[in-house]
This is a predicted structure of a 72-nucleotide RNA (transfer RNA) from an uncultured Erysipelotrichaceae bacterium.
RNA sequence: UGCCCUGUCGCCAAGUGGUAAGGCAUCGGACUCUGACCCCGACAUUCGCAGGUUCGAAUCCUGCCAGGGCAA
Numbered sequence: 001u002g003c004c005c006u007g008u009c010g011c012c013a014a015g016u017g018g019u020a021a022g023g024c025a026u027c028g029g030a031c032u033c034u035g036a037c038c039c040c041g042a043c044a045u046u047c048g049c050a051g052g053u054u055c056g057a058a059u060c061c062u063g064c065c066a067g068g069g070c071a072a
Base pairs, nucleotide, nucleotide: 001071002070003069004068005067006066007065010024011023012022018055026042027041028040029039048064049063050062051061052060
């Protein structure tokens, strides 16, 4: 310098145009003499950032940033 992959809640992670699943953790409740386990409920004005396309973008396009890989 070029090419490819990845970036989603505190952590892991699904979603690949119709408005963000699940697990762990956390918080509230129920249970219990107390705690743990189990059970119920809550938890992402926005998906790395900025533009663009679209009625509608985490998803498609462009640029940039960060991490990883390959080539030189």

Its mean pLDDT, the model's own confidence on a scale to 100, is 81. The sequence was found in a public genome assembly.